[in-house]
Context: one part of a larger RNA
RNA sequence: UGACGGGGGCCCGCACAAGCAGUGGAGUAUGUGGUUUAAUUCGAAGCAACGCGAAGAACCUUACCAGGGCUUGACAUGCAUUGGAAGUAGUAAGAGAUUACUAUGCCUUUCGGGGCUAAUGCACAGGUGGUGCAUGGUUGUCGUCAGCUCGUGUCGUGAGAUGUUGGGUUAAGUCCCGCAACGAGCGCAACCCCUGUUGUUAGUUGCCAGCAAUAUAAGUUGGGCACUCUAGCAAGACUGCCGGUGAUAAAUCGGAGGAAGGUGGGGACGACGUCAAAUCAUCAUGCCCUAUAUGUCCUGGGCUACACACGUACUACAAUGGCUGUAACAGAGGGAAGCAAAGCUGCGAAGUGGAGCAAAUCCCCAAAGACAGUCCCAGUUCGGAUUGAAGGCUGAAAUUCGCCUUCAUGAAGAUGGAAUUGCUAGUAAUGGCAGGUCAGCAUACUGCCGUGAAUACGUUCCCGGGCC
Numbered sequence: 001u002g003a004c005g006g007g008g009g010c011c012c013g014c015a016c017a018a019g020c021a022g023u024g025g026a027g028u029a030u031g032u033g034g035u036u037u038a039a040u041u042c043g044a045a046g047c048a049a050c051g052c053g054a055a056g057a058a059c060c061u062u063a064c065c066a067g068g069g070c071u072u073g074a075c076a077u078g079c080a081u082u083g084g085a086a087g088u089a090g091u092a093a094g095a096g097a098u099u100a101c102u103a104u105g106c107c108u109u110u111c112g113g114g115g116c117u118a119a120u121g122c123a124c125a126g127g128u129g130g131u132g133c134a135u136g137g138u139u140g141u142c143g144u145c146a147g148c149u150c151g152u153g154u155c156g157u158g159a160g161a162u163g164u165u166g167g168g169u170u171a172a173g174u175c176c177c178g179c180a181a182c183g184a185g186c187g188c189a190a191c192c193c194c195u196g197u198u199g200u201u202a203g204u205u206g207c208c209a210g211c212a213a214u215a216u217a218a219g220u221u222g223g224g225c226a227c228u229c230u231a232g233c234a235a236g237a238c239u240g241c242c243g244g245u246g247a248u249a250a251a252u253c254g255g256a257g258g259a260a261g262g263u264g265g266g267g268a269c270g271a272c273g274u275c276a277a278a279u280c281a282u283c284a285u286g287c288c289c290u291a292u293a294u295g296u297c298c299u300g301g302g303c304u305a306c307a308c309a310c311g312u313a314c315u316a317c318a319a320u321g322g323c324u325g326u327a328a329c330a331g332a333g334g335g336a337a338g339c340a341a342a343g344c345u346g347c348g349a350a351g352u353g354g355a356g357c358a359a360a361u362c363c364c365c366a367a368a369g370a371c372a373g374u375c376c377c378a379g380u381u382c383g384g385a386u387u388g389a390a391g392g393c394u395g396a397a398a399u400u401c402g403c404c405u406u407c408a409u410g411a412a413g414a415u416g417g418a419a420u421u422g423c424u425a426g427u428a429a430u431g432g433c434a435g436g437u438c439a440g441c442a443u444a445c446u447g448c449c450g451u452g453a454a455u456a457c458g459u460u461c462c463c464g465g466g467c468c
Stems, first nucleotide, its partner, number of pairs: 008468006015459002019423005026315008034306002042053002064301007073124001077123008087104007106115003126290002129288003135284002137279003140275001142273001147186006153162003166177003192267004197235007206225003211222003238261001241255005317416001321375006334363002382413001387408007429451007
């Protein structure tokens, strides 16, 4: 000077408290440990590993295992020598990689050669092999916490201090006042994006108030740009105004006006540093190791195993419900190896078929909810695991190991111990929709909208953090 204290003071945060919904019990999905295995590839490990890398393991991916092959090599550059082949098509062998055979079979030239390609040889390639405790880059975390520093000056023998402390105040080292300090930088805030209000410009692909047409019906047509909307430009919020408190300050409390009020709401943005934190398997890279193998090609298997343990989710245990019927209301997003209407077929799902759109145009569009009926508290018309049968789709291929439909089957489960998590408002809870990945595969992830609460006295205590 820091760090730490079951030292003190002040302050903050879903930290506690007040509430709501959960997890922990059941079944399943998924990740991890363990065990097993020829292999169950590797990494991640308190918070900050465990629906994590992986935005999607049947083959491929794939790094693992068994077996079959190759050795200048699957890939790159150069040199030397040799050749016109290589490639394409077919046939045969083989699990395939590959091998053999048949057919076909280069371009250019100053005729020296050059290009292309193959083979052989030599340099070398290659490595998801090791070291993240040799590294770059990137990332997590404390933490969007309010801190971290510097120049000059002053003080101290010096390490250092001061400034940055103090009195107030703030979300904030935010601002004011004071002060041997005066200034400055990185952070805070603002500038950026979305959203909430209005005006204006524009009016198609969007919209339809008024006018007209048609009618079985639809903004369908004429017409219009008022409204909605779209997307440019502006305005708007600044403690600006009023009152109280305050130190005449900063500020704070209340009020007015206003769509919005004191950072309006959300996002992006992450200081100096900490954890030898994570990553050599994104990539790059030093050193070490390997070089007929730790490289590379292929077939099959494995990553999907299963006495068990843990994490994260989904579905439930029902009547605020299940089932059946009827008629409603979104936002955002995607589409050419694509999205797909009408019609037809089918109990159904999947499908068949291939019109039109190049898009604000066309297509796909909710479910909870409402209304009516039924069930009558049961292991049930709850719950749907598991299993059987019959089909469908994708794809060479669905056995190991995919998804979906119908019929049948109908397990556990009676609201869950100790413990523990999230959340303060359009939030929690609940309902569906879309997207990325993707041939196929979503209870995951990322978004979107619908319905829509309860509670906060307060800071004694638990946890984390800031200042003295």
The part of an RNA shown here (small-subunit ribosomal RNA, 3' major domain) has 468 nucleotides and comes from an uncultured bacterium. RNAcentral holds the full RNA, with entries from ENA. Its mean pLDDT, the model's own confidence on a scale to 100, is 81.